[in-house]
RNA sequence: CUCUUAUGAAGAGAGAGGGAGGGACUGGCCCGAUGAACUCUCGGCAACCUGGUGUGCAAAGGUGCCAAAUCCAGCGGAUACUUCCGGAAGAUAAGAG
Numbered sequence: 001c002u003c004u005u006a007u008g009a010a011g012a013g014a015g016a017g018g019g020a021g022g023g024a025c026u027g028g029c030c031c032g033a034u035g036a037a038c039u040c041u042c043g044g045c046a047a048c049c050u051g052g053u054g055u056g057c058a059a060a061g062g063u064g065c066c067a068a069a070u071c072c073a074g075c076g077g078a079u080a081c082u083u084c085c086g087g088a089a090g091a092u093a094a095g096a097g
Stems, first nucleotide, its partner, number of pairs: 001097007013042005021031003025074004043066003048062002050058002070089001075086004
């Protein structure tokens, strides 16, 4: 990097450094000098692997995550015109190449 499967309206932030960006992409709409990205320390969530075990638990280990539904939409269909269903894309995990 590619493929397969599963999941997503739940949950969880302080400090130090840093100094203007960030929320994948596009369009919106937001977050940000009352301090963005990023790094470090400590803390937390969660339960995919794992451990325990038989669904219920979460100490340790492997990841992940800690604004907003995956922030909303994007393509197609239905519709009571506002919602619903499916798909794509992207994210994470486990496995395979």
Model confidence (mean pLDDT): 84 of 100. Predicted 3D model of a 97-nucleotide RNA (SAM riboswitch aptamer (S box leader)) from Aneurinibacillus migulanus. The RNAcentral record of the sequence draws on Rfam and Ribocentre.